[in-house]
RNA sequence: GCCGGUGUGGCGGAAUGGUAUACGCAGCUGACUCAAAAUCAGCCGGGGGCAACCCCAUGAAGGUUCGAGUCCUUUCACCGGCA
Numbered sequence: 001g002c003c004g005g006u007g008u009g010g011c012g013g014a015a016u017g018g019u020a021u022a023c024g025c026a027g028c029u030g031a032c033u034c035a036a037a038a039u040c041a042g043c044c045g046g047g048g049g050c051a052a053c054c055c056c057a058u059g060a061a062g063g064u065u066c067g068a069g070u071c072c073u074u075u076c077a078c079c080g081g082c083a
Stems, first nucleotide, its partner, number of pairs: 001082007010025003018066001027043005045056004059075005
């Protein structure tokens, strides 16, 4: 230099172009306990709002589309192959 793969909440990891983050781990709150562990229940991306709700977010920037994590272009990082 060329080709291919991967990049998604704190971590792992799903998601056929149609509610972004299912599920697990971690975390928080509660129950249970003398206390804890285990177990069970609820919550759990960020910002704003008393609330209903609103805005932003899939490495980055554009594009296509009514609608993009997904398709296209460029680009960055990592992994593999070829030279």
Molecule: transfer RNA
Organism: Stenotrophomonas tumulicola